[in-house]
């Protein structure tokens, strides 16, 4: 210094005023927000992570005289579902990324309709540090 392997930590931000109303951080006007890898520094390119989930595989209970069997439940979550949204101008060898303009987007479950609330989640997870012995 590089490849796997073990184990540690660490990994998401947002409703301020005003209005209508019985009732809205949910609707209107205004505001305010940007996960993680890539690549000229990106919410908007390109891939990823969070939701859901056959099949299989695992465990736990019953059922039966019993390994298997059957049933039910839980865990895992491969393969399928869902998974949003950008344009022009400039400056460069190179930018849908910089630097200016004008836009546009935001899982599910719950409540007056919710990217900002509250809830599954003291979870999970892209990844990102560092640590250990090995081996080259």
């Nucleotide at each position: 210094a590089u490849u796997g392997a073990u184990c540690u930590u660490c990994a998401g931000g947002g409703c301020g005023g005003g209005g209508u109303g019985c009732a809205a951080u949910u609707c209107c006007c205004c505001a305010c927000c940007g996960g993680c890898g890539g690549u000229a520094a990106a919410g908007c390119c390109c891939g990823c992570g969070a939701g859901c989930g056959a099949a299989g595989a695992a465990a736990a209970c019953g059922g039966a005289a019993a390994c298997g069997c059957c049933g039910u439940u839980u865990u895992u979550a491969u393969a399928g579902c869902a998974u949003g949204a950008u344009u022009c101008g400039g400056u460069g060898a190179a930018a849908c990324u910089c630097c200016g303009a004008a836009g546009c987007c935001g899982a599910c479950a719950g409540u007056a309709u919710a990217g900002u609330c509250u809830g599954g989640a003291u979870g999970g997870a892209a990844g990102a540090a560092g640590a250990u012995a090995c081996a080259u």

The RNA shown here (FMN riboswitch aptamer (RFN element)) has 136 nucleotides and comes from Rectinema subterraneum. The coordinates come from a structure-prediction model, not an experiment, and the mean pLDDT is 78. Taxonomically the source falls in Rectinema (Bacteria, Spirochaetota, Treponematales, Rectinemataceae).